The RNA shown here (transfer RNA) has 72 nucleotides and comes from a bacterium.
Its Rfam family is "tRNA". The family's RNA type in Rfam is transfer RNA. Rfam describes the family as follows. Transfer RNA (tRNA) molecules are approximately 80 nucleotides in length.
It was read from a public genome assembly.
RNA sequence: GCCCGGGUAGCUCAAUGGCAGAGCAACGGAUUUGUAAUUCGUAGGUUGGGGAUUCGAAUUCUCUCCCGGGCU
Numbered sequence: 001g002c003c004c005g006g007g008u009a010g011c012u013c014a015a016u017g018g019c020a021g022a023g024c025a026a027c028g029g030a031u032u033u034g035u036a037a038u039u040c041g042u043a044g045g046u047u048g049g050g051g052a053u054u055c056g057a058a059u060u061c062u063c064u065c066c067c068g069g070g071c072u
Stems, first nucleotide, its partner, number of pairs: 001071007010024004018055001026042005048064005
């Protein structure tokens, strides 16, 4: 330099153009003499960044940054 994969909640990952979700973690309640476990609930997101297409973009196109792999 070229090619491929990935970047979404604190962490691990979903979401095949139409409400951004799950598990774990955090916080609060219940339960317990208390803690843990269990159970119910709450909060948490510029979907790496810019631009474009579209009525509508995490999703399509483009530029760019970062991580991993391959080729030379």